[in-house]
């Protein structure tokens, strides 16, 4: 250098609970592990998910849509750094 079959010292940490924050999705702290070889990082493509506000549409004060905002890196491609085993 290549490749990711095997296993997990250290590592990160689903759900759910408790504070907390956000209009919401959600996200932070703690506890707790489904799980994981990038479950490090970047919202760049796609998908999902949310609708305070701006836009639109019916309306007339609500009720839809997602243009537009957020969010998701533990959805799935892309891009970048990086441990470790064992093979070559």
């Nucleotide at each position: 250098g290549u490749g990711u079959u095997u296993a997990a010292a250290g590592c990160c940490a689903a759900a759910c609970u408790a504070g907390g924050u956000g209009a919401a999705a959600g996200c932070c702290u703690a506890g707790g592990a489904c799980g994981g070889a990038a479950a490090g990082c970047c919202a760049c493509g796609g998908g999902u998910c949310u609708u305070a506000a701006c836009u639109c549409u019916a309306c007339u004060u609500u009720a839809g849509a997602a243009g537009a905002a957020g969010a998701u890196a533990g959805c799935c491609g892309g891009g970048u750094u990086g441990c470790a085993u064992c093979a070559u």